[in-house]
RNA sequence: UCCACGAAGGGGCAAACCCGUCGCGAGACGGGGACGCAAAGCCAGGGGCCUCGGGAGAGGCGGCCCGGCUGCCGAA
Numbered sequence: 001u002c003c004a005c006g007a008a009g010g011g012g013c014a015a016a017c018c019c020g021u022c023g024c025g026a027g028a029c030g031g032g033g034a035c036g037c038a039a040a041g042c043c044a045g046g047g048g049c050c051u052c053g054g055g056a057g058a059g060g061c062g063g064c065c066c067g068g069c070u071g072c073c074g075a076a
Stems, first nucleotide, its partner, number of pairs: 005074002012037002017032006035063001041069003045066003048061005
């Protein structure tokens, strides 16, 4: 230095719920708030779930699982 790993320290994110805005809706954004998270950072690539639609199809969820890219610290 790198890989693996995850003690400590410094920190980070932010569920449910409430308020406001947008949306037919799933849901998204902002504020409050913390259930949790070693990538709860980024990517909708695969599976899955959800919404709209008679269907074809279109959209949403990455904090459901898998996968890819990147990353702070450095004990055993």